[in-house]
RNA sequence: GAGCCAUAGCCAAGUGGUAAGGCAAAGGUCUGCAACACCUCUAUCGUCGGUUCAAAUCCGACUGGCUC
Numbered sequence: 001g002a003g004c005c006a007u008a009g010c011c012a013a014g015u016g017g018u019a020a021g022g023c024a025a026a027g028g029u030c031u032g033c034a035a036c037a038c039c040u041c042u043a044u045c046g047u048c049g050g051u052u053c054a055a056a057u058c059c060g061a062c063u064g065g066c067u068c
Stems, first nucleotide, its partner, number of pairs: 001068006009023003017053001026040004046062005
């Protein structure tokens, strides 16, 4: 210097119209107690700006990671 990546505690989908799913944790139902099963519950999308009626998504800068 170039390319790719950054979304919940962890994994991870979503490529313009207010963010799916799984695991874990917590609460509840069930049980004599547990386990299993079922239900509920968690997001300013790395930071700062820009474009747009509207940005996780497009553009720029920066930060961090990986590769060359």